[in-house]
Context: one part of a larger RNA
RNA sequence: UGACGGGGGCCCGCACAAGCGGUGGAGCAUGUGGUUUAAUUCGAAGCAACGCGAAGAACCUUACCAGGGCUUGACAUGGGGUCGCCGCCGCAGGAGACUGCGGUUCGCUAGCAAUAGCGCGGCCCACACAGGUGCUGCAUGGCUGUCGUCAGCUCGUGUCGUGAGAUGUUGGGUUAAGUCCCGCAACGAGCGCAACCCCUGUCCUUAGUUGCCAUCAGGUUAUGCUGGGCCCUCUAGGGAGACUGCCGCGGACAACGCGGAGGAAGGCGGGGACGACGUCAAGUCAUCAUGGCCCUUACGUCCUGGGCUACACACGUGCUACAAUGGUCGGUACAAUGGGUCGCCAAACCGCGAGGUGGAGCCAAUCCCCAAAGCCGGCCUCAGUUCGGAUCGCAGUCUGCAACUCGACUGCGUGAAGCCGGAAUCGCUAGUAAUCGCGGAUCAGAACGCCGCGGUGAAUACGUUCCCGGGCCUUGUACA
Numbered sequence: 001u002g003a004c005g006g007g008g009g010c011c012c013g014c015a016c017a018a019g020c021g022g023u024g025g026a027g028c029a030u031g032u033g034g035u036u037u038a039a040u041u042c043g044a045a046g047c048a049a050c051g052c053g054a055a056g057a058a059c060c061u062u063a064c065c066a067g068g069g070c071u072u073g074a075c076a077u078g079g080g081g082u083c084g085c086c087g088c089c090g091c092a093g094g095a096g097a098c099u100g101c102g103g104u105u106c107g108c109u110a111g112c113a114a115u116a117g118c119g120c121g122g123c124c125c126a127c128a129c130a131g132g133u134g135c136u137g138c139a140u141g142g143c144u145g146u147c148g149u150c151a152g153c154u155c156g157u158g159u160c161g162u163g164a165g166a167u168g169u170u171g172g173g174u175u176a177a178g179u180c181c182c183g184c185a186a187c188g189a190g191c192g193c194a195a196c197c198c199c200u201g202u203c204c205u206u207a208g209u210u211g212c213c214a215u216c217a218g219g220u221u222a223u224g225c226u227g228g229g230c231c232c233u234c235u236a237g238g239g240a241g242a243c244u245g246c247c248g249c250g251g252a253c254a255a256c257g258c259g260g261a262g263g264a265a266g267g268c269g270g271g272g273a274c275g276a277c278g279u280c281a282a283g284u285c286a287u288c289a290u291g292g293c294c295c296u297u298a299c300g301u302c303c304u305g306g307g308c309u310a311c312a313c314a315c316g317u318g319c320u321a322c323a324a325u326g327g328u329c330g331g332u333a334c335a336a337u338g339g340g341u342c343g344c345c346a347a348a349c350c351g352c353g354a355g356g357u358g359g360a361g362c363c364a365a366u367c368c369c370c371a372a373a374g375c376c377g378g379c380c381u382c383a384g385u386u387c388g389g390a391u392c393g394c395a396g397u398c399u400g401c402a403a404c405u406c407g408a409c410u411g412c413g414u415g416a417a418g419c420c421g422g423a424a425u426c427g428c429u430a431g432u433a434a435u436c437g438c439g440g441a442u443c444a445g446a447a448c449g450c451c452g453c454g455g456u457g458a459a460u461a462c463g464u465u466c467c468c469g470g471g472c473c474u475u476g477u478a479c480a
Stems, first nucleotide, its partner, number of pairs: 001480002003477003007474007015464002019428005026320008034311002042053002064306007073129001077128002079125006087104007106119005131295002134293003140289002142284003145280001147278001152191006158167003171182003197272004202240007211230002216227003243266001246260005322421001326380007338369003343362002348357003387418001392413007434456007
């Protein structure tokens, strides 16, 4: 000087408390451990691994296993030779990769032509090389997690100290903040904080193939449907607005705090992007790049099939429930974000349904995908039930070369566990939790995951003694 303390003081954070909903029990989904296996590819490991890399494992993917093939190689560059191809089509063999046979326009220049040169492509030969998701994240770059959106981390000059170093950065107030004020052997400065950026909340303005009977006219069973109009809504560009600016009180007359006025909004309005010096030899050689090492008829490469989907078990994360604030049937409203031409798919018709037929419109504020909880009414009456839907049987739909291993969905039947969950444990302070549906990426198909969107919409916070993490000052230390 740090680090640490079941030392002290001050202060924060859904840290506790107050409250609401969960997890831990059940069934299923998913990840992991373990076990099994020819293989169940690999990585991730307390917080910060475990719906994580996977924003899509039937083939492919695929890195694993078995079997069948190849060796200048599936891919790049270079030399020589040869052909006019390559590709496509047909036939035969084969599980396929592939092999054999047959057919079929290379281009440009010169030339009547033969042919010659150049270019392009295939094949053959030998080599130089290719190739490796093989090892090392304890050789690395890059990127990322975490402490932590925590308020800190430093420097120049000066001063003090033999020196390590100190001072500044400590102190009194204050703040979300090393934020600001005051003081002070310090005076300044940098990286951080804040602000500048984006979204959202109010208004104005610019602009009207969305919106509006607001206003006028026409028309319809009906609808902005038509003429017409930018008032309003909206859309998306510009601007205004909030600054403790004003008033009162407190305070050192400061910073600032409390209350009030006005205002759509206050005292950082709400949300996002943004992560200081550093820590964990944290994570990643399997995104990529890369040093070293290793394999080169194989640790490379192609194919068929299998596996990654196994199952006595154990754990994490979720979904659905155990019901009456509910279930079911009928009727009836109201969104937003987004996506759409190999696409979104309307009306109409067929089917109980998944879906099929059909073909209008739309490269989209123009057409389509398009709500549910809610509200109104009927039934159920506390029952393992009209709760719950696992499991299994049969029959189907769709995607795709192909759903056996191993897809999603539909109909009928079957109806399991489950009556609110031990010790323990998680999230959340407001348009939040809870609850309800919708969209998107990936994607042929395949979400209960993920990323977003809107609808309905709470309870509680006395307080900081205690648990966890953190900041500043101080103290002890046999630790560095």
RNAcentral holds the full RNA, with entries from Greengenes.
Small-subunit ribosomal RNA, 3' major domain from an uncultured Fibrobacterota bacterium, 480 nucleotides, folded computationally.